RNA sequence: CUCUUAUUACGAGUGGUUGAGGGACUGGCCCUAUGACACCCGGCAACCUUUCAUUUCGAUGAAAAGGUGCUAAAUCCUGCAAGGAAUCUUUUUUCCUUGAAAAAUGAGAG
Repeated sequence: CUCUUAUUACGAGUGGUUGAGGGACUGGCCCUAUGACACCCGGCAACCUUUCAUUUCGAUGAAAAGGUGCUAAAUCCUGCAAGGAAUCUUUUUUCCUUGAAAAAUGAGAG
């Protein structure tokens, strides 16, 4: 990097260093010198591993030691398709729902 699969409306800082950008991309809308990003510490969670208990042997529950991950806003909203509602001068505008796509993360494979 590619493929498969699962998850993505919960949760988590009044800390330290640094010093200007950041929220993947589009269009929006936001965060930010009352300190962004990044790093360290702390924290959250429970995907994999591990341990314990239960078991109908499929699994379930607990713990948080190891590997990740996460720690503004639903993946911040949005993009493509279908359906519905309102409006309309019936080639308009807005809203809602569902699915897909894209993205992120874990596990497995190449």